[in-house]
RNA sequence: GCCCUGGUAGCUCAGUGGUAGAGCGCUUGUCUCGUAAACAAGAGGUCGAGGGUUCAAGUCCCUCCCGGGGCU
Numbered sequence: 001g002c003c004c005u006g007g008u009a010g011c012u013c014a015g016u017g018g019u020a021g022a023g024c025g026c027u028u029g030u031c032u033c034g035u036a037a038a039c040a041a042g043a044g045g046u047c048g049a050g051g052g053u054u055c056a057a058g059u060c061c062c063u064c065c066c067g068g069g070g071c072u
Stems, first nucleotide, its partner, number of pairs: 001071007010024004018055001026042005048064005
């Protein structure tokens, strides 16, 4: 330098152009003598950055940044 792959909640990851989700974690409540567990509720996201296409983009296109792998 070229190619492939990933970047979405605190962590691990889903999400086939039409309301951004799950598990774990966190907070509150119920239960308990108390803690844990269990159950219920809740908070938490500029979807790596910028631009483009579209009525509508996490998703499609372009450029760039960061991580991983490969080729020379």

Transfer RNA from a Candidatus Parvarchaeota archaeon, 72 nucleotides, folded computationally. The organism belongs to Candidatus Parvarchaeota, within Archaea. The sequence was found in a public genome assembly.